[in-house]
Context: one part of a larger RNA
Order: sequence, then structure tokens, then C1' cells
RNA sequence: CGUUGGAAAAUUGAGAAGAGUCAUUCUUAGUACGAGAGGACCGGAAUGAACGCACCGCUGGUGUAUCUGUUGUCUUACCAAAGGCAUCGCAGAGUAGCUAUGUGCGGACGGGAUAACCGCUGAAAGCAUAUAAGUGGGAAGCCCCCUUCAAGAUUAAUUUUCCCAAUGAGUUUCGUUGGAGACUACGACGUUGAUAGACUGCAGGUGUAAGCAUAGCAAUAUGUUCAGCCGAGCAGCACUAAUCAAACCAUAGA
Repeated sequence: CGUUGGAAAAUUGAGAAGAGUCAUUCUUAGUACGAGAGGACCGGAAUGAACGCACCGCUGGUGUAUCUGUUGUCUUACCAAAGGCAUCGCAGAGUAGCUAUGUGCGGACGGGAUAACCGCUGAAAGCAUAUAAGUGGGAAGCCCCCUUCAAGAUUAAUUUUCCCAAUGAGUUUCGUUGGAGACUACGACGUUGAUAGACUGCAGGUGUAAGCAUAGCAAUAUGUUCAGCCGAGCAGCACUAAUCAAACCAUAGA
């Protein structure tokens, strides 16, 4: 821009893409078969491999704004306590998120038409013949069934609702933002409010803060203290910020 007024939702599915795998074991059954050696079809069940999708409850990884220990040095006048720099100084742990080597699930079942192939009935050709008329079976393959996209499917579909001169349906800008994201876009919310932050509580992490007291010459230990501190998690709570507002789009549809 189109889809023949403007809009907001919900659908149909022409079409397209994906998936489609394989093995072993048990059983049937040491049965059929075979002199024996050996050894099934068909059917039923289980376990896996590789592959794919999703997820983070478990096992782990990461986690440079979390906690702790510690070396050198500088600073806060000094002690103590802290802070800066040194690869995040180094080291030990680790929330959320993201992750695989972790976990869950998947290929199916079923239907239709067939290939090779195997048939039934059956003439031409008194026989025979699966074929000429007619008719059946038959594959990991084909078409459905399963998953995703999908009306620019210009054949532009369908349904519902709203608006059209007193009152404008709706969209955007703007703001708080997100499991969304390069920017856009998409989603949530904007006081008729839990959208983000702060605060409070909880979960979770670290591991028992500082100060003081006691013991010791001291390093240090013990008590107060499962303390103190804490990023992303879960709730509560309008304290802060989502203010005020502006713009676009129409007139009953040739």
C1' cells in the first nucleotide's frame, strides 16, 4: 500500500515446514523344520543407542555488583575497625538467571490408495489362464492421522462486537517496566494502580559481625551469637515514580 467506511478481537485452513531411525534381550519355543548339527516366521513384552523438543525439582558448571578467609602496600592522625590498588590480588563457598555431562517427553497407534509380489471368479480360445469385464491381499515408501506457521490464499475467506455531527470506536506519543529485546517490535501496568524501586517478612547464600566481657604474657579462644551481612527469588505494603496532557483516524461507505 492492498484486501472497497473505520476499528478491536476470535477463527477456518489453500498451502508450507518439521517429525519419520535403529539395535539388543526375554517370551512364544529349544516349538515348527531337520537324521543330527542347528534353529525360525507370526505374536507379546522390556531395555537401550543416536537424534529432536522442552526444562532447572535432582547431579554438576558458571555466577567480575553475595558472604568469608588471607598476602603486599597506601589512606581514613594512632589502636581497633574499614576502604583503595595489585588478573575479580589470591583462595573457599554460592542465590537468581543461563546451562549439560542432568531431568522429562517424542518417533507411535490407526485409516485410505498403491509398488514389486500373491490371489478369487473368468472368457476370448468347450481346456488352461490373477485380466480382457469384475474383484481381494500387499511396504520403513505415497495421502491422512501428530507438531508448527499460515487469508498478499490479489480466489486477499469466516464469525462476533464497537463507532460515525450533543456525546468520536480505536491507535499512537509519554511514563513505570518485563521470563520481550541490538534499535524497533512484542507483553504487563499507569492512582478505579502492585508496573518498577524503597521498606518489611520469608526463602536462599555465607558461616557465628562490630562493640563489650572473660581466660591467656601473647598469638588467640570463649560468651553475648545458628550471629552479622546479603544481587537478580516469593509475598505484603501506595512511601517514591507511573503527573498533566497532546496527536492521528470518520461521517453511513463509488
The part of an RNA shown here (large-subunit ribosomal RNA, domain VI) has 254 nucleotides and comes from a fish gut metagenome.